This is a predicted structure of a 526-nucleotide part of an RNA (small-subunit ribosomal RNA, 5' domain) from an uncultured bacterium.
[in-house]
Context: one part of a larger RNA
């Protein structure tokens, strides 16, 4: 692809790395910060329009952390330490987490955000004035920590441990309780240092396709010296020097491919094959760079450059679905522009939450694996019809019929979850902290809130065989025969091969064989 088709469970589901309209996939934090709209409310003024003062109230913006390197897609690329495996790192670095150990004094100056003016068609830009901070930058102090020199020991020689000496590097405060107004104290941060755990970088061994109709290939190339640069080791980079390095044990150079646990197949070796899930890599329109930050050289960041689409007032702007639907196109060909964050898991928060197309679920499609049903039992030397026939009868065939029973699953009706947890409130007790009976954290008792999925799953009632069987072959391989019709015609057909007038092979009847909600086809593997 043909032909059929009743249900349920679990999965699985673009071939152009083709272009993508539209929504959503990465925020949060008022317990770091000023500042403040709607609106209440007290008071003032009033020209009776409404305005100013304080208080509460909190929205959208904005400064500041922290995440945004994570989780999501893909497989273009790469034949290479990219991966698998096993070492090395005395040549390394790790933000948030756990343990330990020592601190947090004093000062300044700016900014954006409002305000005010002004440029532009937008996007967005500039100028003035002001103001805060856990935002930034001085000083102080240094146990520990980096450097320099110097000693002592161990040594795998850029470590370790110790002595000393010079020079160098910190800090940020909130928040709730008491208060005798000095302070104390909780809880969450901050800063230095050690160790840990987790994670990363570098580096060797071996292991990884085809083709010799590729035989030579290399100048930053090979190696030393110094030097920069990196968290670090290296020609990583330069300068200089000296000619090296690599190949029939297959270099270079051409195809082809992301590897890997596994996945088919197979007695097994092997052999093909990497879709889903799980680890590892590249990649984020094409190339290129870097910031910024513990980690990116960053998929829903930034800057160039190029293609391409849009906007535009012609000066200029704006974009990147290989995230999740969902579009066009391309293809033999592959879903919804669903629901919720209740549950796991993530980010920020002290937390209450907030926010999460991860992810939990629904829907679709017989794409696939499994499980069910389409009825049971009894019923005739055997209805009726069809087939067949030696015309005697065979065969469908216990099959129907007809009597007796069941009621899965559909469909109705009813009742109805588990997945939810001291998650979170809110009260009592009991500990710890602390000066406290406060506050704050731990346990344990009661009680009360949270469910998309879903009025699903399950269970029940009541009704009746009642709504559910097809596809393919039947000449050998290869299970499973015969009649009519055709007449080398018409067809069939994996492979041999059938058909030219008695065709088990073509078509069509009857019969029979396999397989079953599937069943044959074609591709592909072994």
């Nucleotide at each position: 692809c043909g032909c059929u088709a009743g249900c349920g469970g679990c999965g699985c589901g673009c071939u152009u790395a083709c272009a993508c309209a539209u929504g959503c996939a990465a925020g949060u934090c008022g317990a770091g910060c000023g500042a403040u709209a709607a609106c209440c409310a007290u008071g003032g003024c009033u020209u009776c329009g409404g305005c100013c003062a304080u208080g509460g109230g909190g929205a959208g913006a904005g400064c500041g952390g922290c995440g945004a390197a994570c989780g999501g897609g893909u497989g273009a690329g790469u034949a290479a330490c990219a991966c698998g495996u096993g070492a090395g790192u005395g040549a390394u670095c790790u933000g948030c987490c756990c343990u330990c150990g020592a601190c947090a004094c004093u000062g300044g100056g700016a900014u954006a955000g409002c305000c005010c003016g002004g440029g532009g068609a937008a996007a967005c830009c500039c100028g003035g004035a002001u103001u805060a901070a856990u935002a930034c930058c001085g000083g102080a102090u240094a146990g520990c920590c980096u450097c320099u020199c110097g000693g002592g020991u161990c040594u795998a020689c850029g470590g370790g441990c110790u002595c000393g000496u010079g020079a160098g590097a910190a800090a940020a405060g909130a928040u709730g309780g008491c208060u005798u107004c000095g302070g104390c104290u909780u809880u969450c941060g901050g800063u230095u240092g050690a160790g840990g755990a987790g994670g990363a970088g570098c580096c060797c061994g071996c292991g990884u396709c085809c083709g010799a109709u590729u035989a030579g290939c290399u100048a930053g190339u090979u190696g030393g010296u110094g030097a920069g640069g990196u968290a670090a080791u290296g020609g990583c980079u330069c300068a200089c020097c000296a000619a090296g390095g690599c190949a029939a044990c297959g270099a270079u150079c051409g195809g082809u491919a992301g590897c890997c646990g596994g996945c088919c197949u197979g007695a097994g070796a092997g052999g093909g094959c990497g879709g889903a899930c799980g680890g590892c890599c590249a990649c984020a329109c094409u190339g290129g760079g870097a910031c910024u930050g513990a980690g990116a050289c960053a998929c829903g960041g930034c800057c160039c450059a190029g293609a391409c689409u849009c906007c535009u007032a012609c000066g200029g702007g704006a974009g990147g679905c290989a995230g999740c639907a969902g579009u066009g196109g391309g293809g033999a060909a592959u879903u919804g522009u669903u629901c919720g964050c209740a549950a796991u898991g993530g980010g920020c928060g002290c937390a209450a939450g907030c926010c999460u197309g991860a992810c939990g679920a629904c829907g679709c499609a017989a794409c696939g694996c499994c499980g069910c049903g389409u009825g049971g039992a009894g019923g005739a030397u055997g209805a009726a019809g069809a087939u067949c026939u030696u015309c005697g009868g065979g065969u469908c065939g216990u099959a129907a019929a007809c009597u007796c029973c069941u009621u899965u699953c559909g469909a109705u009706c009813g009742a109805g979850a588990c997945g939810a947890a001291u998650u979170c409130c809110c009260u009592c007790g009991g500990g710890g902290u602390g000066a406290a009976c406060a506050a704050u954290c731990c346990c344990g008792g009661g009680g009360g809130u949270u469910g998309a999925c879903g009025g699903u799953a399950c269970c029940g009632a009541g009704a009746g065989a009642a709504g559910a069987a097809g596809c393919c072959c039947c000449g050998g391989c290869u299970a499973a025969c015969u009649c009519c019709g055709u007449g080398c015609c018409a067809g069939c057909a994996g492979c041999c091969g059938c058909g030219g007038u008695a065709a088990u092979a073509c078509g069509g009847g009857g019969g029979g064989g396999g397989c079953a909600a599937g069943c044959g086809u074609u591709g592909u593997u072994c």
Annotation:
The RNAcentral record of the full RNA draws on ENA.